Record summary:
A computed fold for a 125-nucleotide RNA from a Deltaproteobacteria bacterium, annotated as SAM-I/IV (S-adenosyl methionine) riboswitch aptamer.
RNA sequence: AUAAUUCAUCAAGAGGACGUGAGAGACUGGCUCUGUGACCGUCCAGCAACCUGCUAAAACAGCAAGGUGCUAAUGCCAGCCCGACAGGGAACGAUGAGGUCGAUAUGACAAAAAGAUUAAUCAGA
Numbered sequence: 001a002u003a004a005u006u007c008a009u010c011a012a013g014a015g016g017a018c019g020u021g022a023g024a025g026a027c028u029g030g031c032u033c034u035g036u037g038a039c040c041g042u043c044c045a046g047c048a049a050c051c052u053g054c055u056a057a058a059a060c061a062g063c064a065a066g067g068u069g070c071u072a073a074u075g076c077c078a079g080c081c082c083g084a085c086a087g088g089g090a091a092c093g094a095u096g097a098g099g100u101c102g103a104u105a106u107g108a109c110a111a112a113a114a115g116a117u118u119a120a121u122c123a124g125a
Base pairs, nucleotide, nucleotide: 006097007096008095009094010093015044016043017042018041019040023033024032025031027079028078029077030076045071046070047069050067051066052065053063054062055061075092080089081088082087099109100108101107
């Protein structure tokens, strides 16, 4: 730079409060969670490091500021194929492949700490 009919990842990690009040875990089956309040929403906190950014020995590294995501259970297990099993692959699903404004102009704007460099001031020798 191109690419979204694409690419990458999916056994690790991380919870409290408040509100509401009945289902929830994508689908099917099982199993599990749930009025001792699940799921969902808000706030705060945290995890991870996919993108942007900063650092850097320029990397498969560090940070976690900006954008997502996630915080019961391996994507909860299985589903289709291979395999004696263990396991592997596929499908399906999930997440990411910066954001905001603006509305088409190759436009504008924001992004921490640490580190590096430079300048000024003060103090001491």
It matches the Rfam family "SAM-I/IV (S-adenosyl methionine) riboswitch aptamer". For this family Rfam cites "The aptamer core of SAM-IV riboswitches mimics the ligand-binding site of SAM-I riboswitches" (Weinberg et al., RNA, 2008). The coordinates come from a structure-prediction model, not an experiment, and the mean pLDDT is 81. Of the family's consensus pairs, 92% are formed in the model.